The RNA shown here (c-di-GMP-I-GGC riboswitch aptamer) has 92 nucleotides and comes from Neobacillus novalis NBRC 102450.
Of the family's consensus pairs, 90% are formed in the model.
Rfam family: c-di-GMP-I-GGC riboswitch aptamer. Gene Ontology term of the family: cyclic-di-GMP binding.
Lineage of the source: Bacteria > Bacillati > Caryophanales > Bacillaceae > Neobacillus novalis.
The sequence was found by an Rfam model in a public genome assembly.
[in-house]
């Protein structure tokens, strides 16, 4: 300090199910194993999902409705890059 075939201490858990927060994507706990060498943890850059609110077009025509388009501040680290850190082997 470099590497991840293989194996080990071990280590996370995706579909999908049950509860539960949220408008939703989603997240959280139990259950479950597709997978993962940073599948630990950071959403300041890309993508990529959602649209509550907010702006706007139609619809209606006083009901404050219906509907449709954009928008992140919402989210995903198990999409990448990037930051700082860790376990085991092997090499040097």
């Nucleotide at each position: 300090u470099c590497a991840g075939a293989a194996a080990a201490a071990g280590g996370c858990a995706a579909a999908c199910c049950u509860g539960u927060u949220g408008a939703a994507a989603a997240g959280c706990a139990g259950g479950g194993a597709c997978g993962c060498a940073a599948a630990g943890c950071c959403a300041a850059g890309g993508a990529u999902c959602u649209a509550a609110g907010g702006c706007g077009g139609g619809c209606a025509a006083u009901a404050c409705g219906c509907u449709u388009g954009c928008u992140a501040u919402g989210a995903u680290g198990g999409c990448c890059g990037g930051g700082a850190u860790g376990c085991c082997u092997g090499a040097a």